[in-house]
RNA sequence: AGAGUUUGAUCCUGGCUCAGAACGAACGCUGGCGGCGUGCCUAAGACAUGCAAGUCGUACGAGAACGCCACCUUCGGGUGGUUAUUAGAGUGGCAAACGGGUGAGUAACGCGUGGGUAACCUGCCUUAAGGUCUGGGAUAACUCCGGGAAACUGGGGCUAAUACCAGAUAAGACCACGAGUUCUUCGGAACAUGUGGGAAAAGAUGGCCUCUUCUUGAAAGCUAUCGCCAUGAGAUGAGCCCGCGUCCCAUUAGCUUGUUGGUGAGGUAACAGCUCACCAAGGCUCCGAUGGGUAGCUGGUCUGAGAGGACGAUCAGCCACACUGGAACUGAGACACGGUCCAGACUCCUACGGGAGGCAGCAGUCGGGAAUUUUGGGCAAUGGGCGCAAGCCUGACCCAGCGACGCCGCGUGAGCGAUGAAGGCCCUCGGGUCGUAAAGCUCUGUCGGAAGGGAAGAUGGGAGCGAAGGCAAAUAGCUUAGCUUUUGACGGUACCUUCAAAGGAAGCGCCGGCUAACUCCGUGCCAGCAGCCGCGGUAAUACGGAGGGCGCAAGCGUUGUUCGGAAUCACUGGGCGUAAAGCGCGUGUAGGCGGUUAGGACAGUCGGAUGUGAAAUCCCAAGGCUCAACCUUGGAACUGCAUUCGAAACUGCCUAGCUAGAGUCUCGGAGAGGGUGGCGGAAUUCCCGGUGUAGGGGUGAAAUCCGUGAUAUCCAGAGGAACACCGGUGGCGAAGGCGGCCACCUGGACGAUUACUGACGCUGAGACGCGAAAGUGUGGGGAGCAAACAGGAUUAGAUACCCUGGUAGUCCACACCGUAAACGAUGAGCGCUAGGUGUCGCGGGUAUUGACCCCUGCUGUUCCGUAGCUAACGCAUUAAGCGCUCCGCCUGGGGAGUACGGCCGCAAGGCUAAAACUCAAAGGAAUUGACGGGGGCCCGCACAAGCGGUGGAGCAUGUGGUUUAAUUCGACGCAACGCGCAGAACCUUACCUGGGCUAGAAAAGGCAGGAAUCUGGGUGAAAACUCGGAGUGUCCUUCGGGAAAUCUGUCGUUAGGUGCGUGCAUGGCUGUCGUCAGCUCGUGUCGUGAGCUGUUGGGUUAAGUCCCGCAACGAGCGCAACCCUUGUUUUUAGUUGCUUUAUGGAACUCUAAAAAGACCGCCGGUUAUAAACCGGAGGAAGGCGGGGAUGACGUCAAGUCAGCAUGCCCCUUACACCCUGGGCUACACACGUGCUACAUUGGGCGAGACAAUGAGAUGCAAACCUGCAAAGGAUAGCGAAUCUAUAAACUCGUUCUAAGUUCGGAUUGUAGGCUGCAACUCGCCUACAUGAAGGUGGAAUCGCUAGUAAUCGCUGGUCAACUAUACAGCGGUGAAUUCGUUCCCGGGCCUUGUACACACCGCCCGUCACACCAUGGAAGCUGGUUAUGCCCGAAGUCAUUACUCUAACCAUUUGGGGGAGGGUGUUAGUGACUGGGGUGAAGUCGUAACAAGGUAACC
Repeated sequence: AGAGUUUGAUCCUGGCUCAGAACGAACGCUGGCGGCGUGCCUAAGACAUGCAAGUCGUACGAGAACGCCACCUUCGGGUGGUUAUUAGAGUGGCAAACGGGUGAGUAACGCGUGGGUAACCUGCCUUAAGGUCUGGGAUAACUCCGGGAAACUGGGGCUAAUACCAGAUAAGACCACGAGUUCUUCGGAACAUGUGGGAAAAGAUGGCCUCUUCUUGAAAGCUAUCGCCAUGAGAUGAGCCCGCGUCCCAUUAGCUUGUUGGUGAGGUAACAGCUCACCAAGGCUCCGAUGGGUAGCUGGUCUGAGAGGACGAUCAGCCACACUGGAACUGAGACACGGUCCAGACUCCUACGGGAGGCAGCAGUCGGGAAUUUUGGGCAAUGGGCGCAAGCCUGACCCAGCGACGCCGCGUGAGCGAUGAAGGCCCUCGGGUCGUAAAGCUCUGUCGGAAGGGAAGAUGGGAGCGAAGGCAAAUAGCUUAGCUUUUGACGGUACCUUCAAAGGAAGCGCCGGCUAACUCCGUGCCAGCAGCCGCGGUAAUACGGAGGGCGCAAGCGUUGUUCGGAAUCACUGGGCGUAAAGCGCGUGUAGGCGGUUAGGACAGUCGGAUGUGAAAUCCCAAGGCUCAACCUUGGAACUGCAUUCGAAACUGCCUAGCUAGAGUCUCGGAGAGGGUGGCGGAAUUCCCGGUGUAGGGGUGAAAUCCGUGAUAUCCAGAGGAACACCGGUGGCGAAGGCGGCCACCUGGACGAUUACUGACGCUGAGACGCGAAAGUGUGGGGAGCAAACAGGAUUAGAUACCCUGGUAGUCCACACCGUAAACGAUGAGCGCUAGGUGUCGCGGGUAUUGACCCCUGCUGUUCCGUAGCUAACGCAUUAAGCGCUCCGCCUGGGGAGUACGGCCGCAAGGCUAAAACUCAAAGGAAUUGACGGGGGCCCGCACAAGCGGUGGAGCAUGUGGUUUAAUUCGACGCAACGCGCAGAACCUUACCUGGGCUAGAAAAGGCAGGAAUCUGGGUGAAAACUCGGAGUGUCCUUCGGGAAAUCUGUCGUUAGGUGCGUGCAUGGCUGUCGUCAGCUCGUGUCGUGAGCUGUUGGGUUAAGUCCCGCAACGAGCGCAACCCUUGUUUUUAGUUGCUUUAUGGAACUCUAAAAAGACCGCCGGUUAUAAACCGGAGGAAGGCGGGGAUGACGUCAAGUCAGCAUGCCCCUUACACCCUGGGCUACACACGUGCUACAUUGGGCGAGACAAUGAGAUGCAAACCUGCAAAGGAUAGCGAAUCUAUAAACUCGUUCUAAGUUCGGAUUGUAGGCUGCAACUCGCCUACAUGAAGGUGGAAUCGCUAGUAAUCGCUGGUCAACUAUACAGCGGUGAAUUCGUUCCCGGGCCUUGUACACACCGCCCGUCACACCAUGGAAGCUGGUUAUGCCCGAAGUCAUUACUCUAACCAUUUGGGGGAGGGUGUUAGUGACUGGGGUGAAGUCGUAACAAGGUAACC
């Protein structure tokens, strides 16, 4: 310090998420030790038990028992002493108001901070100066008699005090009156003073005899200590008051009657409406009153760079509370946690009459909860209460225990050790890794264990000694130094030493990216993971396991919460044209801000000083625990507040000025600015009349509609609304908006010119006004237009678009509404910052008779553009630039501008305005593509112009479907369907039935046997099984044998799969766009970037072909060319060819090799002097001569696992293999591709002519013979320029003559032929006979631009034979047409729009149906809570009255406050039903939006 996530990619906006730190935590897994901390965050729920506040005999009276000792005894016991300055209880004093707990309440002078108290109090303590006199009567305890279960209590009697009371005395204390000085906040206070008044006390203990009295010694007295009373001062601690600060909601805007103030009185320690009586009507509030919600506040803690944000455990300060509510008493202090009284709830006891209790003290229990400890030890230390003291008490505290809850420290060993062991995992099978890790060798001894030693924490107090100091008359006494001794819960703990022994001590999370760390197996959108993005549908680094690795470590992860990152509420430090965001516009209040000069004062501001800012914490330094955590000391700091002293620039204030801001007077012109009244013509419609006749009207086409007097046309009339041309990015207005002409009333701006006022200004929360259209109310008006509505069309439907009608409305008056994409999507004002150009209005200058033109100023308005800004687009003196001032608004999308509440409205509705829930995006600008029922340019047998077909018939063939035991499988728009198949009777064959086989039909090697090989029989459908026979070979040889090849059996590494697995795991190959002209790169420029440029533009081409231009310059793959073939010629060579003619020749044809030839080269024209195009010449050929091969980057997850190869999965006596037979050939039907036809451009018959490519040895086969023929027989020639084959259409002659025919040949019968092991399913051919449909084919659709279409035959591959009419080739004959690019289809380039990017076969909206979720309304129902009014009303306090008593004392009556119930308000929960909303792989209906989205969209 950032990162991930919106997109095909980019930049921006913007949310979500992560990495960090922290915790009083909890949960999961794991767990060795110690130190220091810390531990009910929930039920302020309820509590068993024990303890937590007592102490004083030196205030007082009274005073046991056990035990021990002594004596007595009737042996039962009794008496005395001691216990005993005792226990327990009582009177009295002090304490109990501290300490300890909790955070319910409280939004408050509660807290914090700084002040005030001249408005107050303060026990114990300190200090100063005094006093402590004389009396009195009670009352507990105790005793006696009662009541009661108990708690407790009544009566009689006795008694003491530092208990209580009366009196005396008393100052400078208090009160009243009087009067003085000083200070003062002007209220008063302080000091000194005069008179009067009422008001105090208590003793206890020790010692002594100096003084007085009695005289061994005591008393008075003295003395010491502790008390007591009054007073002053201090210290400490409280009370009260004030300034400032202190959470959220305005969907809480008004609140208040003791309320605000005054006078008087009461009351308090004290001020005060604190309380009361009377008087006045005030007081608070948008700088947020009142109300509601939440909350103890602070020092501080966590986080953060800071500013901030969140929190308020432990420690410390303050406050509040003590079962709930109320009340007072006592007291210095309480309205009192372990006190009292009352009421209530709860629990307990009870004899039912009545009583008792309060853990939010320490432990502990139950409950609640995710969750929080021992019913421990000790007063040794620190502190507190009482006491003269010893001492007692102290769950405060100090310690220990439990919990990894946190922080800190330590350990679980160290060194050497490669056969890189075994084993695990991976593997390309070579190896790699765990890994010096282990083993092994050598060491060490922390922690833990055992044994021994062993602190500090102790100061002080007690006891003893002490004759030093002080008080005093004092050698008593008291007190103070000094010495000795005694006192430790923790604890035999910390620490130290010794012993043995590597021995007892490692886990957790993660490994797709963010984010450090990778492989295998399993699983197969399942199981699961997930913080975000997202993984998982058979090769998962993301699930689960393993190995390995990474990180932290006695812990590690998860969850929760806070801050950070988040500049994502922006003070530091954000924005508002299009991303969320400028109010529709103005006037203007409060507020905020404000020109210039001088002076004053010093509020803000700045500086100094003083006080305070508790301690702890944080920071720095030093020190103490072995270190650290922790602790101690010192410093700094505490950014604040207050007081005071200064400064005077700036802001504010006061005073006096100025004129540059603002305004006013005068003159002038411009204008659809507003309001009112009047006037005008054109047009539509209606009505009257005339002319006139069959249509009119309307549309894409129609129809509804009008029409026997329409439409058309002419004249006259009525009525309403709107104002053509001028008219213009022209004008005016704040905006909405404003358009014929005239008049009246009226607002504003502008120009010019002097003069005047003297900051009078800008903005503007609330408020008020204006405010298009539509809509509403009342009353008019109503020609045209026209929601709703009706009809006609369109359509699958058409509640629409189109047409014919038509009502509200549109118009006027008055009154509402208050919204718009009310837009420049741009708030108002001021200043500054290059220019250019057009225009409205008003000026100035020059010139002119004048008008233009030209130069120039101001106001407004339009376009372009520099700097600058911007995410970009763009803005750019009319800013979206640079600055200032003020207002409004925004903070992810949806839910939602919705609900509820409030305000407004007649209503419609408007303004204000959430939440639950849900998503990880939503969005802006720009880029590249793709697409468009967008545009431009161009091309193609794309259309058009032609020729011939298909679609109709019969047949062939393929496919679908159906059928079947099987009809094997694949291919499905173009780009599947005479396709894989260049040939299914068996084989093929993958399918079915049945029969067999299991190392297999084929394959390395070892062992054993037999050479190999040939052949017969049986069973069987065959495969196969079985029984025989013949045969003994070749090579080497040491003659024993061995080797090769082959067969059988066995061992063994294994085969096999055309598999209804995967072409979506693949290779290779292929199709297609498309032989379309495109697709890219390097460097450079431009752009934040994706990208762009180049490749666009002007021409041209078949072409990104070429030329020119150009921020581009070059290059690559494609195009073209190079290759083959064909057309012409030459040269060379020629047999089997050719020709002459019979052995020659190279002249011709031809063959096959090499060359030549064509390049817009030449001429003319056009164009830009280019590229190129057009025409011509020459030439066999002319503008790529014709044809072929050749297929860029890529697209379609296109096709193929069944051509082949191949990963993975699956089968292994079977999904492998062999065989027989069957099937792939089925047949109601549908489609594709073909053949043959329908005839005379023809059919039949006869005669005659002309090819080329090719093929041939299990082959092609001549001549000849037989047969009507298919064919057979027999046999020359030829391994082929030599041999083998009738070319047909065509030509000539003849016949047929328009008909289902002498057309057409399907179908069927009979008889034959050929191939083959075999033609039944299921072959081909021949002859004779039979002679179907069909008379040129609907909608629709295909091919072809020249040697092409059409037509005619020939050859070949496959192959035993054929289904070939197919396919691949060959030649023969040989046309027609192209005006042209509007349209259909496909394609290329440029441009435009886009909400598409899986890219239009896209995206996407709404209703309905289903499921789930949250939420609004709702008759009501249930709870909480506040205020107000009313009723009943305890204890208690105060006052008054009456009676009685009185020294103190006791009892009764009135009624302030609280509680319960009901109504209204408010707030929650729930509620039949109901409303919309959200979410949900494959529901329904349509197609609203995105392209001109097919009616432009939107408000």
This is a predicted structure of a 1499-nucleotide RNA (small-subunit ribosomal RNA) from an uncultured prokaryote. It matches the Rfam family "Bacterial small subunit ribosomal RNA". Its mean pLDDT, the model's own confidence on a scale to 100, is 80. The RNAcentral record of the sequence draws on ENA.